[in-house]
Molecule: RNase P RNA; transfer RNA
Organism: Henriciella sp.
RNA sequence: CCAGACGGCCGGGCAAUCGCUGGCAUGGGGGUAACUCCAUGCUGGAGGAAAGUCCGGGCUCCAUAGAGACAGGGCGGCGGAUAAUUUCCGCCCAGUGUGAACUGAGGGAAAGUGCCACAGAGAACAGACCGCUUCGGCCUUGGCCGGAGUAAGGGUGAAAAGGUGGGGUAAGAGCCCACCGGGGGGCUGGUAACAGUCCCCGCAUGGUAAACCCCGCUCGGAGCAAGACCAAGCAGGGGUGCGUAUGGGCUGUCUUUGGCCCGCGCCCCGGGUGUGUCGCGUCAGGCAUCGCGUAAGCGGUGUCGCAGAGGAAUGAUUGCCCAUCCGAUGUCCCGCAAGGGCGCGGUGGACAGAACCCGGCUUACAGGCCGUCUGGUCAC
RNA sequence: GCGCCCAUAGCUCAGUUGGUAGAGCAACUGACUUUUAAUCAGUAGGUCACAGGUUCGAAUCCUGUUGGGCGUACCA
Numbered sequence: 001c002c003a004g005a006c007g008g009c010c011g012g013g014c015a016a017u018c019g020c021u022g023g024c025a026u027g028g029g030g031g032u033a034a035c036u037c038c039a040u041g042c043u044g045g046a047g048g049a050a051a052g053u054c055c056g057g058g059c060u061c062c063a064u065a066g067a068g069a070c071a072g073g074g075c076g077g078c079g080g081a082u083a084a085u086u087u088c089c090g091c092c093c094a095g096u097g098u099g100a101a102c103u104g105a106g107g108g109a110a111a112g113u114g115c116c117a118c119a120g121a122g123a124a125c126a127g128a129c130c131g132c133u134u135c136g137g138c139c140u141u142g143g144c145c146g147g148a149g150u151a152a153g154g155g156u157g158a159a160a161a162g163g164u165g166g167g168g169u170a171a172g173a174g175c176c177c178a179c180c181g182g183g184g185g186g187c188u189g190g191u192a193a194c195a196g197u198c199c200c201c202g203c204a205u206g207g208u209a210a211a212c213c214c215c216g217c218u219c220g221g222a223g224c225a226a227g228a229c230c231a232a233g234c235a236g237g238g239g240u241g242c243g244u245a246u247g248g249g250c251u252g253u254c255u256u257u258g259g260c261c262c263g264c265g266c267c268c269c270g271g272g273u274g275u276g277u278c279g280c281g282u283c284a285g286g287c288a289u290c291g292c293g294u295a296a297g298c299g300g301u302g303u304c305g306c307a308g309a310g311g312a313a314u315g316a317u318u319g320c321c322c323a324u325c326c327g328a329u330g331u332c333c334c335g336c337a338a339g340g341g342c343g344c345g346g347u348g349g350a351c352a353g354a355a356c357c358c359g360g361c362u363u364a365c366a367g368g369c370c371g372u373c374u375g376g377u378c379a380c
Numbered sequence: 381g382c383g384c385c386c387a388u389a390g391c392u393c394a395g396u397u398g399g400u401a402g403a404g405c406a407a408c409u410g411a412c413u414u415u416u417a418a419u420c421a422g423u424a425g426g427u428c429a430c431a432g433g434u435u436c437g438a439a440u441c442c443u444g445u446u447g448g449g450c451g452u453a454c455c456a
Stems, first nucleotide, its partner, number of pairs: 001376010012321007020045011047351001051362002054360005059223004072219005077091005092106001093104004107214002112212002114208003129154002131150009162180006181203001182201008227278003236269007247262005285304008322349001325346003330342001332341003381452007390405004399436001407423005429445005
């Protein structure tokens, strides 16, 4: 210098004017009331993802004596972090890459069941199509037919029942041997996953569990329209006082007539909905620093107060500056040159918008900055 | 806020214990007809919304996205 891997940070800045909205103060108004509205002044006012609503928790109500079981869902290497997690950190193993690194739903296939299309002789209690060997028969030296042996070779397939080499054999074969792989046991290191090493076993059980399933762990339900409170009115209920039927309403079968019901005032209780308020921002909070820890993180000290709407505020205009890109070129600077710097004119900042709160994940994102590391090339 | 569904040819839809994707209409070519329609014969057309994973093999199973749609909220 080129190409790349990983991690962190920023996400235009300053000022003025006019608006919107929260808080505080003062003043005034509305409502029976809880409360609320207006004006003025001071002061605060989006994000790294506020998004998707995919996980986990807080909070609230409901259910539940406590605990467990069944069913159903989720998760699955080991150790740690945490309020909790399927998240994060460290490590192990496997795979990919020259490498930095990246990816992994990473328990069990010797509990059982299912599936493995096509091709192929044979697809799970293995399997003779071609080939190889041998025996018998027939004919014409060589071939044909039949029996037996054989899984080394060919061929099919994603997969053919350990691999390579040697010995051995009629030809072959873990039949025997060496190495590799596999299984069992011991020892050493490690908290553990696991690694290393020694001994034994010729090798006995293909894949699939993001198929059913088995094992282990874990999960009660609903969600701020959760839920709580306030005052007024009201359905309804109760108490008490007054009134009393000669009236009114309903019903049976027309009448006679029978049955049932009732009005007003005062006091008390009064569910739910809508109104109003709370919930609602002081927290698993931010920043700085110290200690412990490889790290995630934990602890101590100091300091700061930093949006809170409810059809939903956080905006508009202007000036200067900055990143970016474009253009013209200048008695300017560097350079042999291409070009670069400085100056001039113009352009102009992505994705996106809190809604109970927090920790994650995922997705979108113009442009810029910083750090660690890898490979290649050149020079010394 | 909560619950759920869909995406396959130009259109409407099938596609099951995962085995390599079809039907009807439409389009094109030919035949029949004086010609058209109808009819008959044939042909083409698909990143199964996208990306990744599991598997020998994925439209199908799993995960994450994108787009579209539906339902729902007391009591009196």